[in-house]
RNA sequence: UGGUGAGGUAGAGGCGCGGUGAGUCAAGAGUAGUACUUGUGAGAGCGGGGAACUCAAUGAGCAAGUAUGAAAGGGGACACCGCCGAAGCCCAUGUUACCCCCAGGCAUGGAGCUGGGCCGGCAGUGAAUAACUGUCGGACUGUCACCAAAUGCUACCCCUUGGCAUUGGUGGAGAGCUAUCUCACGU
Numbered sequence: 001u002g003g004u005g006a007g008g009u010a011g012a013g014g015c016g017c018g019g020u021g022a023g024u025c026a027a028g029a030g031u032a033g034u035a036c037u038u039g040u041g042a043g044a045g046c047g048g049g050g051a052a053c054u055c056a057a058u059g060a061g062c063a064a065g066u067a068u069g070a071a072a073g074g075g076g077a078c079a080c081c082g083c084c085g086a087a088g089c090c091c092a093u094g095u096u097a098c099c100c101c102c103a104g105g106c107a108u109g110g111a112g113c114u115g116g117g118c119c120g121g122c123a124g125u126g127a128a129u130a131a132c133u134g135u136c137g138g139a140c141u142g143u144c145a146c147c148a149a150a151u152g153c154u155a156c157c158c159c160u161u162g163g164c165a166u167u168g169g170u171g172g173a174g175a176g177c178u179a180u181c182u183c184a185c186g187u
Base pairs, nucleotide, nucleotide: 001186003185004184005183006182007181008180009179010178011177014084016083017082018081019080020079021078024076025075033068034067035066036065037064038063039062040061043055044054045053047101048100049099050098087114088113089112090110091109092108093107094106095105096104115141116140118138119137120136121135122134123133124132125131143172144171145170146169147168148167150166151165152164153163154162155161
């Protein structure tokens, strides 16, 4: 000097991300359950199967009626907390009040996918017209690289050239980007 490689620290993106809140709001739901009445008449209870247990002719379950009438999981707003691979998804393994299976939860591992949110189509989860996830499309946005033109700024002055800023286009991905520091190698 600032090229190559490695590492540390700080930072940015914005309808940014996650968590917590026996609180609040809607939905769940006039549902489940409970009590009673009527009809029917042998099964019923845990997502499926099994075991066990319990209830059942002193009437199971179902249907109808009357009265009463929830909760959980999921969500919105708000508040607070932690943050900027924030985080989400996917896969595998383990685990989960008797056993097997499914779903879900939890834990661990994996650079497998996604820069970020928004809107729409489709599919899935869901009680759902909520929300979320995946995917396709759209415009937007941060960032870097390359390309283009003009203008401005800049390296003491002028010219050339370069750099920077603004604008447009194309492309990339967070394993990124910006700043700074350290180490190694190079000139």
Molecule: Lysine riboswitch aptamer
Organism: Bacillota bacterium